A computed fold for a 330-nucleotide RNA from a Burkholderiales bacterium, annotated as Bacterial RNase P class A. Taxonomically the source falls in Burkholderiales (Bacteria, Pseudomonadati, Pseudomonadota, Betaproteobacteria). It is recorded under the gene name rnpB. The model forms 95% of the base pairs in the Rfam consensus. The RNAcentral record of the sequence draws on ENA. The prediction has a mean pLDDT of 76.
């Protein structure tokens, strides 16, 4: 130097304009039913909270700060938070896992080891229990692929003067991945052992109009009926009031979270903990852009929608560590 293995990093820069979303100050207007937020007071409980009281100004506009997609956000394939619903208890059905031992909220994930294949290697990849419970399958070839059996040889017996032709046998030859061996195959049924309730944020929770239903009460109103004129009873209209359901809308659920960064500590590692520092999209027809100019190695796969952990698949390039082989040179 070249080819590689493994692990981790980053995903054009940068500067100017003009947008959009959140959030925070500030000025301006509107509209105030409730629920939510927010902080206050009370009560009540160890505490976490919970219940009620009243109060804001949350709406819009505008200006000013500030933040604003990923390493896969994708595929929705695993697991688990969460919230509904459903449940004695156990047994079948069904679905998943499967070598030991760790890790984890959990997992089919990830670490360590063995063990088998690949690879000159660093390395990689294995759903890796059972095949004397039982069934089913074994391609081409071969005479037979698990039920029997004999294609060619040999070696024994019987038959037959003989070529031969029957039995019985066989560490021999031929086909094959495997030939009789308690064969192989269980990502074939199966068995054996563990795990598995089901829907998914459009989950689900709370406020809620207009309008047409529905329920009660009232009425110097009115209509049929009870022999029916009053009186009363009863069925209805019609006004009034109040209720409650449930629709449009609205509003929580939403993003502080098994979180990031760091450094120690404990472990071969995953990973755990103990300090310190940060807060880093929250939209809701759905923002996170556009346009200019310099520059470089000319930029690939791609877009959050409740939130993690994982695996998978898609990808133009670069950078760092650490190891490997091969060449060549001190």
């Nucleotide at each position: 130097g070249a080819a590689g293995c493994u692990g981790g990093c980053c995903a054009g820069g940068c500067a100017g304009c003009c947008g959009c979303u959140g959030u925070g100050c500030g000025c301006g207007g509107a509209a105030c039913a409730a629920a939510c937020c927010g902080g206050a007071c009370a009560a009540g409980g160890c505490a976490a909270c919970u219940u009620g009281u009243g109060c804001g100004u949350g709406c819009c506009g505008c200006g000013c700060a500030u933040a604003g997609a990923g390493g896969a956000a994708a595929g929705u394939c695993c697991g688990g938070g969460c919230u509904c619903c459903a449940c004695a208890g156990g047994g079948u059905a069904g679905g998943g896992u499967g070598a030991c031992g760790g890790g984890u909220a959990a997992c089919g994930c990830c670490c360590g080891u063995c063990c088998g294949c690949c690879g000159u290697g660093a390395g990689g990849c294995g759903a890796g229990g059972a095949a004397c419970a039982g069934g089913g399958c074994c391609a081409c070839a071969g005479a037979g692929a698990c039920g029997a059996g004999u294609c060619c040889g040999c070696u024994g017996g019987g038959c037959g003067c003989g070529a031969g032709u029957u039995c019985a046998g066989c560490g021999g030859g031929g086909u094959g991945a495997a030939a009789c061996g308690c064969g192989g195959u269980a990502a074939c049924c199966u068995c054996c052992a563990c795990c598995c309730g089901g829907a998914g944020c459009a989950a689900c929770a709370c406020c809620g109009a207009a309008u047409a239903g529905g329920c009660a009460a009232g009425c110097g109103u009115u209509g049929a009926c009870g022999c029916g004129u009053c009186c009363c009873g009863c069925c209805g209209a019609g006004c009034u009031u109040g209720c409650g359901g449930g629709u449009a809308g609205g509003u929580g659920g939403c993003u502080u979270g098994a979180g990031c960064c760091g450094u120690g500590c404990a472990g071969c590692a995953a990973u755990g903990u103990a300090c310190g520092g940060c807060c880093c999209a929250g939209a809701g027809g759905a923002a996170u852009g556009g346009c200019u100019g310099c520059c470089c190695a000319c930029g690939a796969c791609a877009g959050a929608a409740c939130c993690c952990g994982g695996c998978u698949u898609a990808a133009c390039g670069g950078c760092c560590a650490g190891c490997u082989u091969c060449a060549c040179c001190u």